[in-house]
Context: one part of a larger RNA
RNA sequence: CUGGGUGUAAAGGGUGCGUAGGCGGUCCGGCGCGUCGGGGGUUAAAGACCUCGGCUCAACCGAGGAAAUGCCUUCGAUACGGCUGGACUUGAGUGCGGGAGAGGGUGGUGGAAUUCCUGGUGUAGCGGUGAAAUGCGUAGAGAUCAGGAGGAACACCGGAGGCGAAGGCGGCCACCUGGACCGCAACUGACGCUGAGGCACGAAAGCGUGGGGAGCAAACAGGAUUAGAUACCCUGGUAGUCCACGCCCUAAACGAUGUACGCUUGGCGUCGGGUUCACUUAGAACUCGGUGCCGGAGGUAACCCGUUAAGCGUACCACCUGGGGAGUACGGUCGCAAGGCUGAAACUC
Numbered sequence: 001c002u003g004g005g006u007g008u009a010a011a012g013g014g015u016g017c018g019u020a021g022g023c024g025g026u027c028c029g030g031c032g033c034g035u036c037g038g039g040g041g042u043u044a045a046a047g048a049c050c051u052c053g054g055c056u057c058a059a060c061c062g063a064g065g066a067a068a069u070g071c072c073u074u075c076g077a078u079a080c081g082g083c084u085g086g087a088c089u090u091g092a093g094u095g096c097g098g099g100a101g102a103g104g105g106u107g108g109u110g111g112a113a114u115u116c117c118u119g120g121u122g123u124a125g126c127g128g129u130g131a132a133a134u135g136c137g138u139a140g141a142g143a144u145c146a147g148g149a150g151g152a153a154c155a156c157c158g159g160a161g162g163c164g165a166a167g168g169c170g171g172c173c174a175c176c177u178g179g180a181c182c183g184c185a186a187c188u189g190a191c192g193c194u195g196a197g198g199c200a201c202g203a204a205a206g207c208g209u210g211g212g213g214a215g216c217a218a219a220c221a222g223g224a225u226u227a228g229a230u231a232c233c234c235u236g237g238u239a240g241u242c243c244a245c246g247c248c249c250u251a252a253a254c255g256a257u258g259u260a261c262g263c264u265u266g267g268c269g270u271c272g273g274g275u276u277c278a279c280u281u282a283g284a285a286c287u288c289g290g291u292g293c294c295g296g297a298g299g300u301a302a303c304c305c306g307u308u309a310a311g312c313g314u315a316c317c318a319c320c321u322g323g324g325g326a327g328u329a330c331g332g333u334c335g336c337a338a339g340g341c342u343g344a345a346a347c348u349c
Stems, first nucleotide, its partner, number of pairs: 003321004007303002012317001014201004021194003025088007033081002035077008049065006091191001092188003095184004103177007110154001115149007125136002162169002206247006215241002220236004258316006266294012298305002322349003331342004
């Protein structure tokens, strides 16, 4: 430099915003940079190629010819790309009118339940298991009633449902706030797509400081089980789980499927909106956007995918190139640390 690939065989970055770069809608004009055509110059010799020739042949050697991607120059072409001027509205965006939603943040608030505390009733057990024991209980437990404290999570609704870029988001109320969707076509007039670096976000666990601590529960202790039992089961139980602020930056971060746009038979369900018909109700048809199931062509090694593509195409990014060694070592960089990111080789099959 190039080929073939990336759902499950190696391979889509965890996700978004966006810099450089790459790529870019319709029509008209200009330039003629790329691009294309003609001419000229140059492209040393030797070698290579063709023809002829010299050593008896060949190797070797001599002569001639052709060729020489390229570069320079000149004349010309203007479809496509570029630059430039003008115009357009379908891409993109704005405006106006609507309804949907666990989207995010802050403050407040509610009931159920567990635990604990106080008091009443009450007496011998409770708890736990396959069976037990540790444990709790006559200093009155468990059960039951009343009152109180505190923390965490929000049953039913709840759905193959919804929202979010992903991680993720679920009681109720208020405030602040992001996005998407539908309708109208008033406005801008290509303002677009992707995105190396970069920046931001990023479950759980973990770390720092301070708070909080009901339940649960690594570690730990005890009881069992067992040949043993550093486990599975049981009784306890500390970090942690919760809050604030600051870090960490990983994952089966999964649809194991990058983003955007266009094109390509259908059926059934569901969520949000619109139009028409019915308009007495139930509803029906069409349509835009989402989310599912089944399947056609086509694709696929098969499984399966199938208008939410893994089909047919275009643009851009990321990544793969036999297994082990190894996501290791070394170096660099980030981190308080744990460790993260980047990431080999020898050797071996």
The part of an RNA shown here (small-subunit ribosomal RNA, central domain) has 349 nucleotides and comes from a metagenome.
The full RNA is in RNAcentral, with records from SILVA.
Model confidence (mean pLDDT): 90 of 100.
It matches the Rfam family "Bacterial small subunit ribosomal RNA".